c-di-GMP-I riboswitch aptamer from Clostridium magnum DSM 2767, 89 nucleotides, folded computationally. Of the family's consensus pairs, 95% are formed in the model. Taxonomically the source falls in Clostridium magnum (Bacteria, Clostridia, Clostridiaceae, Clostridium). Model confidence (mean pLDDT): 85 of 100. The sequence is in RNAcentral, with records from ENA, Rfam and Ribocentre.
[in-house]
RNA sequence: AGUUGUAAAUAGCAAAUCCACUGAAAGGUGGAGACGCAAAGCCAUGAGUCUAAAGCAAAUUUUUUUGUCAUGAUAGUCAGGUUGCCAAG
Numbered sequence: 001a002g003u004u005g006u007a008a009a010u011a012g013c014a015a016a017u018c019c020a021c022u023g024a025a026a027g028g029u030g031g032a033g034a035c036g037c038a039a040a041g042c043c044a045u046g047a048g049u050c051u052a053a054a055g056c057a058a059a060u061u062u063u064u065u066u067g068u069c070a071u072g073a074u075a076g077u078c079a080g081g082u083u084g085c086c087a088a089g
């Protein structure tokens, strides 16, 4: 430097759910909690997925309903980029 994560050790993260705050929502943050994770560290560049406030369109008839749409989100969906701990051969 590259490969690998079988065994070991030391650490780390934290799904569902519950509580509080926040947001139009999806979701996020903090606390409790552990399903899991060898990058479940970081980055929305491509694809996917979730949401649809504002906008636009239609209906209704005048403030509702429906449709559409990311500029919102997801890194614990995949790809890509980037940084890094321990150990093994």
Stems, first nucleotide, its partner, number of pairs: 003088003012037002017032006035076001041082003045079003048074003055068005